[in-house]
This is a predicted structure of a 71-nucleotide RNA (transfer RNA) from a bacterium. It matches the Rfam family "tRNA". Its family is annotated with triplet codon-amino acid adaptor activity in the Gene Ontology.

RNA sequence: UCGGGGAUCGUCUAACGGCAGGACAUCAGGCUCUGAACCUGAGAAUCGGGGUUCGAAUCCCUGUCCCCGAG
Numbered sequence: 001u002c003g004g005g006g007a008u009c010g011u012c013u014a015a016c017g018g019c020a021g022g023a024c025a026u027c028a029g030g031c032u033c034u035g036a037a038c039c040u041g042a043g044a045a046u047c048g049g050g051g052u053u054c055g056a057a058u059c060c061c062u063g064u065c066c067c068c069g070a071g
Stems, first nucleotide, its partner, number of pairs: 001070007010024004018054001026042005047063005
């Protein structure tokens, strides 16, 4: 430099173009003599910038970063 793949709560991981969900973790409450475990609840995210669309995490363009391959 070229080709391919990827970027979503703190972490991991889902989501036919139509309310962004789950697990773990965290916080609060319950349970317990205390703690752990268990139960209930809460907060928390779409890499940046444009475009298409009634509507974009998803499609298109572009930038940044990471991984694989080629030279």